[in-house]
Molecule: transfer RNA
Organism: Candidatus Pacebacteria bacterium CG_4_9_14_0_2_um_filter_40_15
This record gives sequence, structure tokens and C1' cells, in this order.
RNA sequence: UCCCCUGUAGCUCAAUGGCAGAGCGCCCGGCUGUUAACCGGUAGGUUGUAGGUUCGAAUCCUACCGGGGGAG
Repeated sequence: UCCCCUGUAGCUCAAUGGCAGAGCGCCCGGCUGUUAACCGGUAGGUUGUAGGUUCGAAUCCUACCGGGGGAG
């Protein structure tokens, strides 16, 4: 320098153009001698950044940034 993959909740990941979700964790409650375990519930999001396409974008296109891998 070039090519490929990847970036979504605190963490690990779903959502293949039509309401952004799950598990774990945090918090509240139940259960009990107490904790843990177990059960129920709440909160938590600029979907890396900036543009574009579209009635509608996490999703498609372009550039850039971060991470990983490869070629020379």
C1' cells in the first nucleotide's frame, strides 16, 4: 500500500428493508433463620462517525474511524 471480516444495552450476541430484542449482569420484589440458588418485575440504545438510496435503513451504497485476519 492492497484485500477480507467485524463494530447493536455494562458483557456475550440476535434482529437478512417495516415497533431495536434475548441471555448474563445491575436495581426492586417474592421465597428463608441469613446468604447463595430459584421465581417474578423494572430500568438501561445517537445500532462506530458522516453522507447517500428508499414511503420506510441496524439491514442496501460511499467515505472515514476503531478492532481482527491475510497479501506484498